[in-house]
Molecule: RNase P RNA; transfer RNA
Organism: Micavibrio sp.
RNA sequence: UCAGAAUGCCGGAUGGCCGCUCCCGCAAGGGGGAGGAAAGUCCGGGCUUCACGGAAAUACGGUGCCGGAUAACAUCCGGGCGGAGCGAUCCGACGGACAGUGCAACAGAAAACAAACCGCCAGCGGGCCUUAAGGGCAGCGGGUAAGGGCGAAACGGUGCGGUAAGAGCGCACCGCGGGACUGGCAACAGGACCGGCAUGGCAAACCCCACCGGAAGCAAGACCAAAGAGGGGCCGCGCAUAAGCCUGUUUCCGGCUUGUGGUCCGGGUUGGUUGCUUGAGGUGUCUGGUAACAGGCAUCCCAGAGGAAUGGUCAUCUCCUGAUUUCGGUCAGGAACAGAACCCGGCUUACAGGCAUUCUGAACCC
RNA sequence: GCUCCGGUAGCUCAGUGGUAGAGCAGGCGAUUGAAAAUCGCCGUGUCGGUGGUUCAAUCCCGCCCCGGAGCACCA
Numbered sequence: 001u002c003a004g005a006a007u008g009c010c011g012g013a014u015g016g017c018c019g020c021u022c023c024c025g026c027a028a029g030g031g032g033g034a035g036g037a038a039a040g041u042c043c044g045g046g047c048u049u050c051a052c053g054g055a056a057a058u059a060c061g062g063u064g065c066c067g068g069a070u071a072a073c074a075u076c077c078g079g080g081c082g083g084a085g086c087g088a089u090c091c092g093a094c095g096g097a098c099a100g101u102g103c104a105a106c107a108g109a110a111a112a113c114a115a116a117c118c119g120c121c122a123g124c125g126g127g128c129c130u131u132a133a134g135g136g137c138a139g140c141g142g143g144u145a146a147g148g149g150c151g152a153a154a155c156g157g158u159g160c161g162g163u164a165a166g167a168g169c170g171c172a173c174c175g176c177g178g179g180a181c182u183g184g185c186a187a188c189a190g191g192a193c194c195g196g197c198a199u200g201g202c203a204a205a206c207c208c209c210a211c212c213g214g215a216a217g218c219a220a221g222a223c224c225a226a227a228g229a230g231g232g233g234c235c236g237c238g239c240a241u242a243a244g245c246c247u248g249u250u251u252c253c254g255g256c257u258u259g260u261g262g263u264c265c266g267g268g269u270u271g272g273u274u275g276c277u278u279g280a281g282g283u284g285u286c287u288g289g290u291a292a293c294a295g296g297c298a299u300c301c302c303a304g305a306g307g308a309a310u311g312g313u314c315a316u317c318u319c320c321u322g323a324u325u326u327c328g329g330u331c332a333g334g335a336a337c338a339g340a341a342c343c344c345g346g347c348u349u350a351c352a353g354g355c356a357u358u359c360u361g362a363a364c365c366c
Numbered sequence: 367g368c369u370c371c372g373g374u375a376g377c378u379c380a381g382u383g384g385u386a387g388a389g390c391a392g393g394c395g396a397u398u399g400a401a402a403a404u405c406g407c408c409g410u411g412u413c414g415g416u417g418g419u420u421c422a423a424u425c426c427c428g429c430c431c432c433g434g435a436g437c438a439c440c441a
Stems, first nucleotide, its partner, number of pairs: 001362010012317007020033005035337001039348002042346005047217004053253006060213005065079005080094001081092004095208002100206002102202002117148002119144003123140002127137003156174006175197001176195003181190003221274004231265007242258005267440003281300008318335007367437007376390004384421001392408005414430005
């Protein structure tokens, strides 16, 4: 210098004028006012309500290598294993297929305690050829998984021996299974020795194992005001030593009601206050930890609307595109994705352009 | 704002791991003097898009796009 990798950040700037909204103030006036994703609503929590409360079982749903962080998580950090890359580094729904059930179209001889289509091989025997010995071909029942062929997948690979031909049939190496022992919290790694090779794939099929989860959501919920008909139909259970209900179902304890639960139709209002923003909060610094993160101290208060504010315009500058040029400039257009709605932690998706730090590879120079 | 549902031929819908169908519509032929009805034959699909699991995906799983529905309070 070029090509990359990772992490973090910015995402038009400053000022004037005119507005919008919230707070403080008697007033004058002062102060605050979108995002890294406010988005998708995909996970996890806070908060609130539901039961006058609680226990157990089960169903259903989710998560899935190990250890840690955290309020919690499907997130994050560190590690293991597998894969990609020369490398920095990146990617992985990564428990179990000897608990059971199931699936595999088409092709193919055979598709799951395998299978003889072609091929290869010894034997038998009839006809044919040959003077004969014998040889070749057709046929017969066998052997053979080394070769061909089918397939997504065909029951270890290479070599040597062996054999009628072959075959872990035997041997060497590689792979595979078991494994005393060693290291590590663990996942896992190494591994003396043993075994001739055994249980092929699919669990984002049912399922098994371990762990987690009560349900609903700010249109939750609370208060005030107003208006209206506690009106009707249908269904379930029941009409008192009993029945119904208590937020998936069942059981037990406990409780409520005397009818109760569900559903549909109909009547009224479409007002206000609260929940509402001080919070697992931001910034700086120190300490512990490899890190995620935790703790201490100091300091700051930073949107709260409700048919829904957060904007418009002017000037100077920045960047991009186009035109023009006397290469100094000049003119015109434009400013990525997108916009809070109870609040947080994540994930995912969208995003013009730019900055910083660390690292890798190549070339050149000293 | 919250909670759900759906996307398959021109239209309405089946299909839920093994090369995607039905009805209507459309085209051609038969029938008829002609037409309708009837009968026979025929085509049409990136199964909303994109990744993954699998030998194989409309179907199972993730993300994205589009369309639709419901949810207020009072007695």